A computed fold for a 113-nucleotide RNA from Ornithinibacillus scapharcae TW25, annotated as SAM riboswitch aptamer (S box leader). Rfam family: SAM riboswitch aptamer (S box leader). Its family is annotated with regulation of gene expression in the Gene Ontology. Of the family's consensus pairs, 97% are formed in the model. The sequence was found by an Rfam model in a public genome assembly.
[in-house]
RNA sequence: UUCUUAUCCAGAGAGACCGAGGGAUCAGGCCCUAUGAAGUCUCGGCAGCGGGUUAAUAUCGAUUAACACUGUGCCAAUUCCUGCAAAUGUCAUGUACAUUUGAAAGAUAAGAA
Numbered sequence: 001u002u003c004u005u006a007u008c009c010a011g012a013g014a015g016a017c018c019g020a021g022g023g024a025u026c027a028g029g030c031c032c033u034a035u036g037a038a039g040u041c042u043c044g045g046c047a048g049c050g051g052g053u054u055a056a057u058a059u060c061g062a063u064u065a066a067c068a069c070u071g072u073g074c075c076a077a078u079u080c081c082u083g084c085a086a087a088u089g090u091c092a093u094g095u096a097c098a099u100u101u102g103a104a105a106g107a108u109a110a111g112a113a
Base pairs, nucleotide, nucleotide: 001113002112003111004110005109006108007107008106013043014042015041016040017039021032022031023030026083027082028081029080044075045074046073048072049071050070051069052067053066054065055064056063057062079105084102085101086100087099088098089097090096091094
């Protein structure tokens, strides 16, 4: 980097340095930001996935719960919202608007190449 699978309306910020952007990408919207963005560092926190430990159950394959111990991940707003398709509804009948579902894209983990 690619593929597969699972999850994505939950959760969790202070300080220092720096100095203008940021919210993945493109477009539209809406936000955050000199009361300091992004980035780096320190400390702290959260608990999703894999592992571990403990306890209970057990059909002996495992399941459930707890613990932040370990590998990662994360700590504004649902993945900030929409974009594609379908269904339903509304009236102003437009490829309009709203809602729902699915897809796509993205993120994270585990496995594989």